The RNA shown here (Bacterial RNase P class A) has 352 nucleotides and comes from a Sphingomonadales bacterium. The sequence is in RNAcentral, with records from ENA. The source organism's lineage runs through Bacteria, Pseudomonadati, Pseudomonadota, Alphaproteobacteria and Sphingomonadales. The gene name in the source record is rnpB. The prediction has a mean pLDDT of 77.

RNA sequence: UCAGACGGCCGGAUGGCUGCUGUAGCAAUACAGAGGAAAGUCCGGGCUCCACGGAGACACGGUGCCGGGUAACCCCCGGCCAGGGCAACCUGAGGGAAAGUGCCACAGAAAAUAUACCGCCUGCUUGCAGGUAAGGUUGAAAUGGUGCGGUAAGAGCGCACCGCGCUUCUGGUAACAGAGGUGGCAGGGUAAACCCCACCGGGAGCAAGACCAAAUAGGAAUGUAUAUGUGCCGUCUCCGGCGCGCAUUCGGGUAGGUUGCUUGAGGCUGCUGGUAACAGCAGUCCCAGAUGAAUAGCCAUCCCCCUGAGCAAUCAGGCGGACAGAACCCGGCUUACAGGCCGUCUGACCUU
Numbered sequence: 001u002c003a004g005a006c007g008g009c010c011g012g013a014u015g016g017c018u019g020c021u022g023u024a025g026c027a028a029u030a031c032a033g034a035g036g037a038a039a040g041u042c043c044g045g046g047c048u049c050c051a052c053g054g055a056g057a058c059a060c061g062g063u064g065c066c067g068g069g070u071a072a073c074c075c076c077c078g079g080c081c082a083g084g085g086c087a088a089c090c091u092g093a094g095g096g097a098a099a100g101u102g103c104c105a106c107a108g109a110a111a112a113u114a115u116a117c118c119g120c121c122u123g124c125u126u127g128c129a130g131g132u133a134a135g136g137u138u139g140a141a142a143u144g145g146u147g148c149g150g151u152a153a154g155a156g157c158g159c160a161c162c163g164c165g166c167u168u169c170u171g172g173u174a175a176c177a178g179a180g181g182u183g184g185c186a187g188g189g190u191a192a193a194c195c196c197c198a199c200c201g202g203g204a205g206c207a208a209g210a211c212c213a214a215a216u217a218g219g220a221a222u223g224u225a226u227a228u229g230u231g232c233c234g235u236c237u238c239c240g241g242c243g244c245g246c247a248u249u250c251g252g253g254u255a256g257g258u259u260g261c262u263u264g265a266g267g268c269u270g271c272u273g274g275u276a277a278c279a280g281c282a283g284u285c286c287c288a289g290a291u292g293a294a295u296a297g298c299c300a301u302c303c304c305c306c307u308g309a310g311c312a313a314u315c316a317g318g319c320g321g322a323c324a325g326a327a328c329c330c331g332g333c334u335u336a337c338a339g340g341c342c343g344u345c346u347g348a349c350c351u352u
């Protein structure tokens, strides 16, 4: 210098004017006012209501190498193993396939109780019988691999090394790794197929929930004096009762309002412990709370970008400045993002 890997950060700045929401104030006014993702609502909690005597089993769903962190997690950190990359580093639902069941297209002799198309060898009559699985052919995948011996030809048939199973020792908390011994080797893949094993799991959500409470309609209780209408008890009258009606009160509930509501597993700084995630201690700060839903608009100067002019300094123009916007609150994950900054590391080339 070029190419690359990983991690972190910013997300236009300042001022003025005019508004909006909240808090304080009698008022004037003062102060505060979106994000790294506020998003998707995918996980895990807090909180609230409902359900629930305890324990277990079954079913269903989720998780799944090991150790640690955390309130908890399908999250994070560290490690192991496997695969990829020259490397920094990246990716992995990463338990079990000798408990059982299922599936493995096409091709191929054969896709799992193995089998034999070509070939090779032997026998005899140019064809058949027997032996064989070295070599060839198919496929994503073929019953250990390489070499030597051996044999009629071959074959773990025998041996050496590698791989694999079992076992012992050593290191490690563990996953696992290394070394030795032993067994000729015991049957491919697939569990984000059923399944088995271990662990975890009540349901619904702030439109949760709590409180206050109109008009109208309906419900209940009490009253209904003087006067009086009507229906029924009972065919008529008197009389009596019940109801409609009227008045008062009570309770439920709707609109509406209040609360929940923002001080919290909280932020920042420092120290200590830890490789780290994180934890502890001390100091300090209070940082949106709307509800048909505020957090904005305009102007000026500057910054960045684009276009044009110019050798350049610079000048002119731009309806250029991303993704997107809280809605009970936290911890994560995922996704979107113009432009820019910083740090660590790897490889190649050049110079000294």
Stems, first nucleotide, its partner, number of pairs: 001348010012302007020033005035323001039334002042332005047205004060201005065079005080094001081092004095196002100194002102190003112143001117136002119132006144162006163185001164183008209259004219250006229244005266285008303321002305318005